[in-house]
RNA sequence: GUCGCUGUGGCGGAAUUGGCAGACGCAAGGGACUUAAAAUCCCUCGGUGGAAACACCAUACGGGUUCGACCCCCGUCAGCGGCA
Numbered sequence: 001g002u003c004g005c006u007g008u009g010g011c012g013g014a015a016u017u018g019g020c021a022g023a024c025g026c027a028a029g030g031g032a033c034u035u036a037a038a039a040u041c042c043c044u045c046g047g048u049g050g051a052a053a054c055a056c057c058a059u060a061c062g063g064g065u066u067c068g069a070c071c072c073c074c075g076u077c078a079g080c081g082g083c084a
Base pairs, nucleotide, nucleotide: 001083002082003081004080005079006078007077010026011025012024019067028044029043030042031041032040046057047056048055049054060076061075062074063073064072
């Protein structure tokens, strides 16, 4: 240089055919239990705004197609691999 694969919360990792994004687990926070802890059980857990209800944003980044995109198309970046 060229071809292919991969990129989703703090981490791993789902989302089947384009149709509620973040399931499930780990980690973390709060609570119950305990003399105290461990274990166990319950609740919460992407971001911004808000007292809340709720709204908006978010799938590496920037565009496009579509009523609708993690998913399809184009470009860029990063990692891994093949060829040269």
Predicted 3D model of an 84-nucleotide RNA (transfer RNA) from an Oscillospiraceae bacterium. Its Rfam family is "tRNA". Gene Ontology term of the family: triplet codon-amino acid adaptor activity. Rfam describes the family as follows. Transfer RNA (tRNA) molecules are approximately 80 nucleotides in length. The same sequence occurs in records of 3 taxa.